[in-house]
RNA sequence: AAUUCGUUGUGGGGGUGCUGUAAGGCUGAGAAGAGAUUAUUCUCUAACCCUUUGAACCUGAUCUAGGUAAAACUGGCGUAGGGAAGCAGAUAUUUUAUGAUA
Numbered sequence: 001a002a003u004u005c006g007u008u009g010u011g012g013g014g015g016u017g018c019u020g021u022a023a024g025g026c027u028g029a030g031a032a033g034a035g036a037u038u039a040u041u042c043u044c045u046a047a048c049c050c051u052u053u054g055a056a057c058c059u060g061a062u063c064u065a066g067g068u069a070a071a072a073c074u075g076g077c078g079u080a081g082g083g084a085a086g087c088a089g090a091u092a093u094u095u096u097a098u099g100a101u102a
Base pairs, nucleotide, nucleotide: 001094002093003092007089008088009087010086011051012050013049014048017026018025019024032045033044034043035042036041057082058081059080063076064075065074066073
C1' cells in the first nucleotide's frame, strides 16, 4: 500500500443416488434426520460442496462407449444450453520500499 490468495463472519445456490429377499454392499466432499400429503411431491434442520476466474448442480438423457453378479461407476456429450453476479472485517494474508542481523 492492497484485499489478489487464504482465514473469520454473514447472504445466496445445490444434490441426498444405485444395488440387494434381507442383513448389508458400491461410488463419493456429501447419499442424513424430522414433518406434511391419497399419491405425485413439498417444507424444515444438520453436515458437505459451490458462489460468475461459475462441471457445485440442472437439461440433453429411458443418450452413447467402456464396465459390473447387477446396477452404480469411468469417459464422451462439453471452447452445448442454463445456473447463485455476493458483502464485510481484521491483531489476518500478500506485495513493494527502507533499515538491522545472519

Source information: TPP riboswitch aptamer (THI element) from Clostridium carboxidivorans, 102 nucleotides, folded computationally. The model forms 96% of the base pairs in the Rfam consensus. The RNAcentral record of the sequence draws on Rfam and Ribocentre. The source organism's lineage runs through Bacteria, Bacillati, Bacillota, Clostridia and Clostridium. Its mean pLDDT, the model's own confidence on a scale to 100, is 76.